[in-house]
The RNA shown here (transfer RNA) has 71 nucleotides and comes from a Candidatus Woesebacteria bacterium. It was read from a public genome assembly.
RNA sequence: UGCCGGGUCGUCUAGUGGUAGGACGGCGGGUUCUGGCCCCGUUAACCUAGGUUCGAGUCCUAGCCCGGCAA
Numbered sequence: 001u002g003c004c005g006g007g008u009c010g011u012c013u014a015g016u017g018g019u020a021g022g023a024c025g026g027c028g029g030g031u032u033c034u035g036g037c038c039c040c041g042u043u044a045a046c047c048u049a050g051g052u053u054c055g056a057g058u059c060c061u062a063g064c065c066c067g068g069c070a071a
Stems, first nucleotide, its partner, number of pairs: 001070007010024004018054001025043006047063005
């Protein structure tokens, strides 16, 4: 420098253009003599800027960051 893949709650991970979901974690509660396990509730996210579209996490363009391959 070129090419390829990736970026979503604190962490991991789904989401084939139409409600952003799950697990773990955090917080509150139940249960317990206390703690753990278990149960209920709750918390919290789409890398940035544009574009397409009635509607974008998803499609397009340009960037940024991470990884891989080639030179």
About this RNA
Its Rfam family is "tRNA". About the family: Transfer RNA (tRNA) molecules are approximately 80 nucleotides in length. It is annotated as a transfer RNA.